[in-house]
Context: one part of a larger RNA
Molecule: small-subunit ribosomal RNA, central domain
Organism: Pseudobryopsis hainanensis
RNA sequence: UUGGGCGUAAAGCGUCUGUAGGUGGUCUUUUAAGUCGACUGUUAAAGCUCAGGGCUCAACCUUGAAAAAGCAGUCGAAACUGAAAAACUGGAGUGCGGUAGAGGUAGAGGGAAUUUCCGGUGUAGUGGUGAAAUGCGUAGAUAUCGGAAAGAACACCAAUGGCGAAAGCACUCUGCUGGGCCGAUACUGACACUGAGAGACGAAAGCUAGGGGAGCGAAUGGGAUUAGAUACCCCAGUAGUCCUAGCCGUAAACGAUGGACACUAAGCGUCGGGUGUUUCAAACAUUCGGUGUUGUAGCUAACGCGUUAAGUGUCCCGCCUGGGAAGUAUGCUCGCAAGAGUGAAACUC
Numbered sequence: 001u002u003g004g005g006c007g008u009a010a011a012g013c014g015u016c017u018g019u020a021g022g023u024g025g026u027c028u029u030u031u032a033a034g035u036c037g038a039c040u041g042u043u044a045a046a047g048c049u050c051a052g053g054g055c056u057c058a059a060c061c062u063u064g065a066a067a068a069a070g071c072a073g074u075c076g077a078a079a080c081u082g083a084a085a086a087a088c089u090g091g092a093g094u095g096c097g098g099u100a101g102a103g104g105u106a107g108a109g110g111g112a113a114u115u116u117c118c119g120g121u122g123u124a125g126u127g128g129u130g131a132a133a134u135g136c137g138u139a140g141a142u143a144u145c146g147g148a149a150a151g152a153a154c155a156c157c158a159a160u161g162g163c164g165a166a167a168g169c170a171c172u173c174u175g176c177u178g179g180g181c182c183g184a185u186a187c188u189g190a191c192a193c194u195g196a197g198a199g200a201c202g203a204a205a206g207c208u209a210g211g212g213g214a215g216c217g218a219a220u221g222g223g224a225u226u227a228g229a230u231a232c233c234c235c236a237g238u239a240g241u242c243c244u245a246g247c248c249g250u251a252a253a254c255g256a257u258g259g260a261c262a263c264u265a266a267g268c269g270u271c272g273g274g275u276g277u278u279u280c281a282a283a284c285a286u287u288c289g290g291u292g293u294u295g296u297a298g299c300u301a302a303c304g305c306g307u308u309a310a311g312u313g314u315c316c317c318g319c320c321u322g323g324g325a326a327g328u329a330u331g332c333u334c335g336c337a338a339g340a341g342u343g344a345a346a347c348u349c
Stems, first nucleotide, its partner, number of pairs: 003321004007303002012317001014201004021194003025088002028085004033081002035077009049065006091191001092188003096183004103177007110154001114150008125136002162169002206247006215241002220236004258316006266294011298305002322349003331342004
C1' cells in the first nucleotide's frame, strides 16, 4: 500500500456557505462511450502447463500442442451506467394561511443591590478568621435615616423548558431583520446530497486606538499559616472585566459521536402545531415537528448505544496507522505582537 477503523483504546475539521469533483428519483424512445459475446490479427524465442522423445533414472536437453490475459479491428446484444430527446411528481424549492421562541441588531425606559459623596442621629469600636493580624475608626468609623452620583449585572418567573449552524442568547418596550414548525394544497419540474481548495462566523484570554471604571480582580504590596510558603486564608490593589472601531482564530470549541437519505419493538414525560370526539374548556384519541427518559431486536472489548443509534444499508467529505522525541525543529503562509496553520527526522524503547 491493501486492509481495518474513528463515543471512552490512535482517529470527526469549532460551525456553516459553497467552487471543482464524486454520487444521484420515476417513465418512454434513441444511441452504443462504459459493459457483454463471437471472430480475425498481434502479443519474438526461452520459461510455465499438458502429451511425447533423448542422456541407465532424475535434474537437464528436446519435439509438438494448449490455456489465460492485454491491445487493435470487424460483426452483434441492449438489462444496467453514460449520452441525446420527450414526459412525470413522490425528492427539493416557490407561493398562500397560521403559529411558538433569551434568534440577530439598533434605540429608549426600569427597579433591587453595591460603592462613593453630602446632610441628620449616634459613640467606640468595626472588619476579618480555624484562631488572628495587617486594614478602617474620636480628623467621629461600623450601625441607622434622608438626598445625590456612577458603573456593571438583570432576583423571583425558570424548567430535565425555548431559540440559534456553532460560538452563544434571559429586566421591560419599540423599530428593522434571519430562520423554523404546522395546514390545505396552487406552481416549478430533479432544480438534489456531499464538498478538496476557497469564503464567512467563531467563548474566554490577549493586542492596537479612544472612552469608561461601581463591584470583582491576574500581577504586586502587606498580614497570617508553615521548617520554608514566591500558595491555599485575610486586608488592599494595577492590567483586565464594560463601550466603540479594528486585530487575534484558539478551547475538555464535548454528545469527546461529520453531513444527507431510507428501513428496523414498545412504554412514560415535556415543548410547538393540526385533526377527531365533546355545548366551550379540560380530559381523551390520533398525527407532524423538536427535546428527554426506560428499554426489545441488533451492535459493542466492555461500559454502554438503542427510530435523536454506537442497529441495518447507500453516497460524499475529514481523519488514524506503536510509545517517546513532538505538535518540537526547519521551510512556507498569516499576525502589530503573543502566536496560529501546515509539520518531520536522527535517536531511543